[in-house]
RNA sequence: GCCGGUGUGUUGGAAUUGGCAGACGAGACGGACUCAAAAUCCGUUGGUGGCAACACCGUGUGGGUUCGAGUCCCACCACCGGCA
Numbered sequence: 001g002c003c004g005g006u007g008u009g010u011u012g013g014a015a016u017u018g019g020c021a022g023a024c025g026a027g028a029c030g031g032a033c034u035c036a037a038a039a040u041c042c043g044u045u046g047g048u049g050g051c052a053a054c055a056c057c058g059u060g061u062g063g064g065u066u067c068g069a070g071u072c073c074c075a076c077c078a079c080c081g082g083c084a
Base pairs, nucleotide, nucleotide: 001083002082003081004080005079006078007077010026011025012024019067027045028044029043030042031041032040046057047056048055049054060076061075062074063073064072
């Protein structure tokens, strides 16, 4: 230099016909149980605003297509692999 792949909460990783983003697990927090703990069980767990209902934002970055994009297209960035 050329070609291919990957990038989503704290984390592993789903959502692939373009149609409710974060299922399921780990971790964390709260609770139950216990003399106390461990184990087990229950609940919560992206962000901001709001008393709440709810609203808005959020998939590496910036654009584009579309009624609608994590998903398709373009450029760039990071990492991984192959070729030279």

Predicted 3D model of an 84-nucleotide RNA (transfer RNA) from an Oscillospiraceae bacterium. The sequence was found in a public genome assembly. Model confidence (mean pLDDT): 82 of 100. Rfam family: tRNA. By type it is a transfer RNA.